[in-house]
RNA sequence: GCCAUCCUAGCUCAACGGUAGAGCAAACGCUUCGUAAGCGUUAGGUUAUGGGUUCGAAUCCCAUGGAUGGCU
Numbered sequence: 001g002c003c004a005u006c007c008u009a010g011c012u013c014a015a016c017g018g019u020a021g022a023g024c025a026a027a028c029g030c031u032u033c034g035u036a037a038g039c040g041u042u043a044g045g046u047u048a049u050g051g052g053u054u055c056g057a058a059u060c061c062c063a064u065g066g067a068u069g070g071c072u
Base pairs, nucleotide, nucleotide: 001071002070003069004068005067006066007065010024011023012022013021018055026042027041028040029039030038048064049063050062051061052060
């Protein structure tokens, strides 16, 4: 330098173009003499950034940035 894949909650990951979810972690509660474990509830998101298409975009298109892998 070229090609491919990826970027979503604190972490690991889901999500037919139609209300963004799960597990773990966090807070609170139940249980226990107490702790751990278990159970329940709650909170937590400019879906990397900027544009475009569309009635409607995390999803499709373009550019930029970043990560990983391959080729040279």
Transfer RNA from a Chloroflexota bacterium, 72 nucleotides, folded computationally. The coordinates come from a structure-prediction model, not an experiment, and the mean pLDDT is 81. Its Rfam family is "tRNA". Rfam classes the family as a transfer RNA.